A computed fold for a 75-nucleotide RNA from a Candidatus Parcubacteria bacterium, annotated as transfer RNA.
The gene name in the source record is trnD.
NCBI's taxonomy places the organism under Bacteria, Bacteria candidate phyla, Candidatus Parcubacteria.
The same sequence occurs in records of 5 taxa.
The prediction has a mean pLDDT of 81.
RNAcentral holds the sequence, with entries from ENA.
RNA sequence: GCGGCGGUAGUUCAGUCUGGUUAGAACGCCCGCCUGUCACGCGGGAGGUCGCCGGUUCAAAUCCGGUCCGCCGCG
Numbered sequence: 001g002c003g004g005c006g007g008u009a010g011u012u013c014a015g016u017c018u019g020g021u022u023a024g025a026a027c028g029c030c031c032g033c034c035u036g037u038c039a040c041g042c043g044g045g046a047g048g049u050c051g052c053c054g055g056u057u058c059a060a061a062u063c064c065g066g067u068c069c070g071c072c073g074c075g
Base pairs, nucleotide, nucleotide: 001074002073003072004071005070006069007068010027011026012025013024020058029045030044031043032042033041051067052066053065054064055063
C1' cells in the first nucleotide's frame, strides 16, 4: 500500500442484510421495599450527538462517499 471484520450506555454486546413505533438487553451505578446489618430477591430511576465529517431520502445506527482507531490476512 491492498482486502476483510469491528467501533452503539461506565463495561460486554444485540439491532445494520430488508431504512420507518420512543435506540435496547445483561452487568454496573442511584433510590425505595425487604433484613437486626450486609448480601440475595423485588420495584423504580439516571445514563447514548450509534467513532468523526459529508451525501441520498419525507425519514439514516442501518444506504453511499471520505476519514480516524483496533484486529486479522495479503504484498